Notes: Model confidence (mean pLDDT): 81 of 100. Transfer RNA from uncultured Aeromicrobium sp., 73 nucleotides, folded computationally. Rfam family: tRNA. The sequence is in RNAcentral, with records from MGnify.
RNA sequence: CGGGAUGUAGGGGAGUGGUCACCCCGCCUGCCUUGGACGCAGGAGAGCCCUGGUUCGAAUCCAGGCGUCCCGA
Numbered sequence: 001c002g003g004g005a006u007g008u009a010g011g012g013g014a015g016u017g018g019u020c021a022c023c024c025c026g027c028c029u030g031c032c033u034u035g036g037a038c039g040c041a042g043g044a045g046a047g048c049c050c051u052g053g054u055u056c057g058a059a060u061c062c063a064g065g066c067g068u069c070c071c072g073a
Stems, first nucleotide, its partner, number of pairs: 001072007010025004018056001027043005049065005
C1' cells in the first nucleotide's frame, strides 16, 4: 500500500428492515441456611464504535472514517 472479516450491558454470544434490543455468566434484593455455598423468586444495567445516506421505519442496507484481527505485497 491492496484485499477480507469484525465492532451489540461488566464478560461472552444471539438478533440480518417493523413488539421502546434477547440469552448465558457476573452484579443487587428476598426466600432457604447457625453462617456460607447450591437452589428458588424478583430486579438493575447497553439504544447497538463515529459521521452521513437510503427508507414511512435502520442494531440490521449503503458510503466514508476509527479500532481490532487475518491474508497478500